[in-house]
Context: one part of a larger RNA
RNA sequence: GGCAAAUGGUGGAUGCCUUGGCGCCAAGAGGCGAUGAAGGACGCGGUAAGCUGCGAAAAGCUUCGGGGAGCCGCUAAACAGGCUGUGAUCCGGAGGUAUCCGAAUGGGGAAACCCGGCCCUGGUAAUACGGGGUCAUCCGGCUUAGGUCGGAGGCGAACCCGGGGAACUGAAACAUCUCAGUACCCGGAGGAAAAGAAAUCAAGUGAGAUUCCGUCAGUAGCGGCGAGCGAAAGCGGAUUAGCCCAAACCCGUGUUUUCGGACACGGGGGUUGUAGGGUCCCGAUGUGGGAUGCAAAGGGGUAGCGGAAGGAUCUGGAAAGGUCCUCCAUAGUGGGUGAUAGGCCCGUACGCGAAACCUUGAUGCGCUCUAGGGAUACCCUGAGUACCGCGGGGCACGUGGAACCCCGUGGGAAGCUGGGAGGACCAUCUUCCAAGGCUAAAUACUACUUGGCGACCGAUAGUGAACAAGUACCGUGAGGGAAAGGUGAAAAGUACCCCGGGAGGGGAGUGAAAUAGUACCUGAAACCAUUUGCCU
Numbered sequence: 001g002g003c004a005a006a007u008g009g010u011g012g013a014u015g016c017c018u019u020g021g022c023g024c025c026a027a028g029a030g031g032c033g034a035u036g037a038a039g040g041a042c043g044c045g046g047u048a049a050g051c052u053g054c055g056a057a058a059a060g061c062u063u064c065g066g067g068g069a070g071c072c073g074c075u076a077a078a079c080a081g082g083c084u085g086u087g088a089u090c091c092g093g094a095g096g097u098a099u100c101c102g103a104a105u106g107g108g109g110a111a112a113c114c115c116g117g118c119c120c121u122g123g124u125a126a127u128a129c130g131g132g133g134u135c136a137u138c139c140g141g142c143u144u145a146g147g148u149c150g151g152a153g154g155c156g157a158a159c160c161c162g163g164g165g166a167a168c169u170g171a172a173a174c175a176u177c178u179c180a181g182u183a184c185c186c187g188g189a190g191g192a193a194a195a196g197a198a199a200u201c202a203a204g205u206g207a208g209a210u211u212c213c214g215u216c217a218g219u220a221g222c223g224g225c226g227a228g229c230g231a232a233a234g235c236g237g238a239u240u241a242g243c244c245c246a247a248a249c250c251c252g253u254g255u256u257u258u259c260g261g262a263c264a265c266g267g268g269g270g271u272u273g274u275a276g277g278g279u280c281c282c283g284a285u286g287u288g289g290g291a292u293g294c295a296a297a298g299g300g301g302u303a304g305c306g307g308a309a310g311g312a313u314c315u316g317g318a319a320a321g322g323u324c325c326u327c328c329a330u331a332g333u334g335g336g337u338g339a340u341a342g343g344c345c346c347g348u349a350c351g352c353g354a355a356a357c358c359u360u361g362a363u364g365c366g367c368u369c370u371a372g373g374g375a376u377a378c379c380c381u382g383a384g385u386a387c388c389g390c391g392g393g394g395c396a397c398g399u400g401g402a403a404c405c406c407c408g409u410g411g412g413a414a415g416c417u418g419g420g421a422g423g424a425c426c427a428u429c430u431u432c433c434a435a436g437g438c439u440a441a442a443u444a445c446u447a448c449u450u451g452g453c454g455a456c457c458g459a460u461a462g463u464g465a466a467c468a469a470g471u472a473c474c475g476u477g478a479g480g481g482a483a484a485g486g487u488g489a490a491a492a493g494u495a496c497c498c499c500g501g502g503a504g505g506g507g508a509g510u511g512a513a514a515u516a517g518u519a520c521c522u523g524a525a526a527c528c529a530u531u532u533g534c535c536u
Base pairs, nucleotide, nucleotide: 001535002534003533004532005531006530007529008528009527015521016486017485020457021456022454023453024452025451026450027449028448029446030445031155032154039101040100041099042055043054044053046079047078049075050074051073061095062094063093064092065091066090070083071082072081106115107114108113116135117134118133119132120131121130122129137152138151139150140149141148142147159190160188161187162186163185164184170177174224200207201206211238212237213236214235215234221229222228242438243437244436245382249268250267251266252265253264254263255262256261273416275381276380277379278378279375280374281373282372288369289368290367292366293365294364295363298360299359300358301357302356304352305351306350310325311324312323313322314321326343327342328332334346335345336344387411388410389409390408391407392406393405394404397423418433419432420431421430422429473480474479493520496507497506498505499504
């Protein structure tokens, strides 16, 4: 020096564990904000660094309920001082307070700072200084020399609608095309949004708003007919709900008038395509409905309460384990307790509970809507609209034979004996009534709350984060972004003695265990030693 074994050190794998995550389901909630939000800054404790809570009334104040013996939040114990059966701490409802910044809104500003006007008030001899209130902008109503009242503004996870709108990529290159109306930006709204009561389909039978699901169907089609894109009707389901204006005509008010009227506003009337309505005639006063306001029995939520049944013995540090006997069960889900507990604790099944606030709501009252028949062909039935040319866009449809829908631009109707559509166009036929508006449900989503579940993870996993985590740290900044869990049943966390300056150790003691000693469960390997044996 090598090999081997043993014993240690180092190291922190592995096993076991879980306070934290992940996913899904059900229900709730689906918003907060000028009554100042979201988010922050700075403060508040007897001693107070961080977290939590709170706001100069500052780990809290008032009140109403619950609860019933301890309490003064956590890391985190201690000292000091207090509170509490006159019911504290704690939990819930309703209030009060709520510095400064922030939409930030009196003006300014390099956020958490600086400087003001007016009114009231404290204070001063008077200034000064202090306290309370008020003063931004835009839009709308009403008023109008002034003004006053109301609204908006900002934030928020996804879902939704609208306005803009890529490229990488694919086409084995690439330009039409694709990716894709996707990502992204902007605007807007709601608990959903959008759509929606046929100028729709259909096809010679008919259907009867919209939305969503299944199918139709990877079909019909579109397509450098490449890559690819890709319907609809119909059928089966979910859910169902239909309405209101404009106009004709009538009445009123005001303005105006060439006295015929015209215009504006308000009320009545009226709302459709087998045309309807006005107008004229006849008839009806009650029926049915509502998406509407108030009240409200009851239900639900926001604290809670009751809640069955076990002993002995053995092992052991400890019994919940073994053995024996026994009990409850509308409760043998689950968690804890010194090992594995239906009967020890918390719970569970089941039953019960609210002064206050929220929600739902039987029902009642109010409000509101609602008929029919006939005659006639005088009036009305959405105009720079429909439609056409040109240029584009959307429709599965890339200009194609390209209908249909929308926009720009230039033209520009009919008006009920009217008009649109049925995939160029025309005829016949069928069908519908544009150029005004509203509309629940079935559908989408989950930041948040409550409950539940998992052939989901178990500390290099699972969230980036089980720990002071969006922390430490890095970056001028946008931004990037960790590592880090486990003594023991209980600190019983080693009094005292010895060595040492200390660190550390040896005794003693605690404990079931100390090779469980806070560098703490288990404690693999690399790596480093010691001892012994063998070889050189």
Description:
RNAcentral holds the full RNA, with entries from ENA. The part of an RNA shown here (large-subunit ribosomal RNA, domain I) has 536 nucleotides and comes from Smithella sp. It matches the Rfam family "Bacterial large subunit ribosomal RNA". The coordinates come from a structure-prediction model, not an experiment, and the mean pLDDT is 87.